[in-house]
Context: one part of a larger RNA
RNA sequence: GCCUGCGAGUUGUGGUGUGUGGCGAGGUUAACCCGUGUGGGGGAGCCGUAGCGAAAGCGAGUUCUAAUGGGGCGUGAGUCGCAUGCUGCAGACCCGAAGCGGAGUGAGCUACCCAUGGCCAGGGUGAAGCGUCGGUAAGACGUCGUGGAGGCCCGCACCCACCAGGGUUGAAAACCUGGGGGAUGAGCUGUGGGUAGGGGUGAAAGGCCAAUCAAACUCUGUGAUAGCUGGUUCUCCCCGAAAUGCAUUUAGGUGCAGCGUUGCAUGGUGCGUGGCGGAGGUAGAGCGACUGGUUGGUCGAUGGGCCGUAUUGGUUACUGAGAUCAGCUAAACUCCGAAUGCCGUCACGUGGGAGUGCAGCAGUGAGACUGCGGGGGACAAGCUCCGUGGUCGAGAGGGAAACAGCCCAGAUCGCCAGCUAAGGCCCCUAAGCGUGUGCUGAGUGGGAAAGGUUGUGUAGUUGCUGAGACAACCAGGAGGUUGGCUUAGAAGCAGCCAUCCUUGAAAGAGUGCGUAAUAGCUCACUGGUCAAGUGAUUAUGCGCCGAUAAUGUAGCGGGGCUGAAGCACACCGCCGAAGCUGUGGAGCCCCACCGUUGGUGGGGUUGGUAGGGGAGCGUCGCUGCCUGCGGUGAAGUCUUCGGGUGACCGGGGGUGGAGCGGUAGCGAGUGCGAAUGCAGGC
Numbered sequence: 001g002c003c004u005g006c007g008a009g010u011u012g013u014g015g016u017g018u019g020u021g022g023c024g025a026g027g028u029u030a031a032c033c034c035g036u037g038u039g040g041g042g043g044a045g046c047c048g049u050a051g052c053g054a055a056a057g058c059g060a061g062u063u064c065u066a067a068u069g070g071g072g073c074g075u076g077a078g079u080c081g082c083a084u085g086c087u088g089c090a091g092a093c094c095c096g097a098a099g100c101g102g103a104g105u106g107a108g109c110u111a112c113c114c115a116u117g118g119c120c121a122g123g124g125u126g127a128a129g130c131g132u133c134g135g136u137a138a139g140a141c142g143u144c145g146u147g148g149a150g151g152c153c154c155g156c157a158c159c160c161a162c163c164a165g166g167g168u169u170g171a172a173a174a175c176c177u178g179g180g181g182g183a184u185g186a187g188c189u190g191u192g193g194g195u196a197g198g199g200g201u202g203a204a205a206g207g208c209c210a211a212u213c214a215a216a217c218u219c220u221g222u223g224a225u226a227g228c229u230g231g232u233u234c235u236c237c238c239c240g241a242a243a244u245g246c247a248u249u250u251a252g253g254u255g256c257a258g259c260g261u262u263g264c265a266u267g268g269u270g271c272g273u274g275g276c277g278g279a280g281g282u283a284g285a286g287c288g289a290c291u292g293g294u295u296g297g298u299c300g301a302u303g304g305g306c307c308g309u310a311u312u313g314g315u316u317a318c319u320g321a322g323a324u325c326a327g328c329u330a331a332a333c334u335c336c337g338a339a340u341g342c343c344g345u346c347a348c349g350u351g352g353g354a355g356u357g358c359a360g361c362a363g364u365g366a367g368a369c370u371g372c373g374g375g376g377g378a379c380a381a382g383c384u385c386c387g388u389g390g391u392c393g394a395g396a397g398g399g400a401a402a403c404a405g406c407c408c409a410g411a412u413c414g415c416c417a418g419c420u421a422a423g424g425c426c427c428c429u430a431a432g433c434g435u436g437u438g439c440u441g442a443g444u445g446g447g448a449a450a451g452g453u454u455g456u457g458u459a460g461u462u463g464c465u466g467a468g469a470c471a472a473c474c475a476g477g478a479g480g481u482u483g484g485c486u487u488a489g490a491a492g493c494a495g496c497c498a499u500c501c502u503u504g505a506a507a508g509a510g511u512g513c514g515u516a517a518u519a520g521c522u523c524a525c526u527g528g529u530c531a532a533g534u535g536a537u538u539a540u541g542c543g544c545c546g547a548u549a550a551u552g553u554a555g556c557g558g559g560g561c562u563g564a565a566g567c568a569c570a571c572c573g574c575c576g577a578a579g580c581u582g583u584g585g586a587g588c589c590c591c592a593c594c595g596u597u598g599g600u601g602g603g604g605u606u607g608g609u610a611g612g613g614g615a616g617c618g619u620c621g622c623u624g625c626c627u628g629c630g631g632u633g634a635a636g637u638c639u640u641c642g643g644g645u646g647a648c649c650g651g652g653g654g655u656g657g658a659g660c661g662g663u664a665g666c667g668a669g670u671g672c673g674a675a676u677g678c679a680g681g682c
Stems, first nucleotide, its partner, number of pairs: 001682006011090013026047003032041003051058002061073004093231002096228001100221006111195009120185001122154003125150001129146003133142002158182003162179005197213001199209003234616006244257005258364002260361007270350009284336001285334002291330009303318001304316004367392010397408003412585004417581003423575003426559003432572001434571006445561001451545003455542010472529005478502003483497003508523001512521002586606009617671001619668006626662004636655008
């Protein structure tokens, strides 16, 4: 891992609904007794039959009150079984803690201690003391011996476990190999004994106390508790949510409400459109209409500075109230003010599992993305928080290459039939290399901004132009004058000021280059040659640059595409879904009719998680009467054929070798794929 078997809403009792039954103003017994008949007795008690009031009390009423007013609570159906939904108390659907308490068992492992034994090859070093000799006044001291100290040295046994490699489903639940440390000591070790669980022991690591230690192990309270996780077993049919509000030692829980379902009641109350009547301060707009903010100009009080006088004052490129002109601005501004939405009412439409009330049963109370209106954030986020729609959630199908939340569209079942939606129609790939007219040349299409662009199309406005424009070429581009100032110099061309006059077809006190300054080149401007358009600008279509990343093209799904297979507009076809239609069948709801447990016809309807409701299948056992089958082969099992919407049921054949049904009820240890489920097998 697979297979087989086992494996989870039960039982008792109280309450409250529903269904059904008995009796009914009544219903019913409990303990217990007789006893074995699912019999008889037992009426204590309980519920109901009258309520209201704190009560006295009154009573179909009563109470509050001064009240005959008004309000509150009342004003004739129950009760006892059975079945079933939910619920309280019990382990209460099942499995699961870490833990807490009690009583015991452990120091044959290990920690420490006590008693008594054992062990430590060999080698080295050479303390004290002692002796000889030297030395001294005597000593001290020295030399040589002797001696044999030490948590001394090297190193086996023994003890330890520092490093590396191996081992890591191991040879081993701590090992192996090679090195390493201690090895007369706080040494190692045998045997006997002691200390026990909030306790021991600890050269102290929360270490160790039997492979278990921040509180051992065993049994027990015990089925502790678990707002948590997991699991929860046959079928078909009908409906079908929520992820919100308020509160919560509350935030992944719960209560009430909201939303679902079932029953009963009500019956157009609901919803849509239109008319009429309302409330309102949003979008927008506005601000000499307020409250604030704010830009520029003009006038300018007051104050400051300066001058002057000491009495008035003058002046100012400072300040700047206020006024005024023009302009802007606000969620907490409004002189104004929609569209929607909301409320009421009338009419029409709609007739859906619309609406509302009461009662039983829930689930939900983590939501997600997307369009629109906003708050937070950075006018970031697949961000976060509201509002309002949609979808997913709980929704399959088609499209978007692939892709819960986007687009189309809501799957009752069968069909080798048809029409469409979104989206598509060159090939992959179903359908057009469709038609017409333009655009694009960038593979733009098929990723991107500010900004840039004499790319190109279209539509305008405007200047010059056969009295010759634009471009090119030829020629001129002068004189006063080197204007004045400044400067070393400043001559058109560093800078400042001015910017005139003359000759002329025209020529700036000079457009740029250039020089130290001149010079030189050039432009504006003018003439000529040439001969037809040439400039500026606005709007707009499609392009171009801007454009750099990591495996491999890699920013059309691919191939590939250029009068397109790209873009724009118009048009004709076609393809395309579980949509719609056709055809056959089924369930449910409504209506009509009929020979009315039903049938026929018509219409509608049938996606679905949590969840509510309904109807069934099968297993095991029991009971009743009836009815069966079986060695001429029961159950089981393998296989095959048939029936049913399904759970399932029936027939044939093989195997098997002794029991097994049908029908009507009853009762459950009643259905397995999942629980890191349990046991066994492989």

Large-subunit ribosomal RNA, domain II from Haloactinospora alba, 682 nucleotides, folded computationally. The organism belongs to Haloactinospora, within Bacteria. RNAcentral holds the full RNA, with entries from Rfam. Its Rfam family is "Bacterial large subunit ribosomal RNA".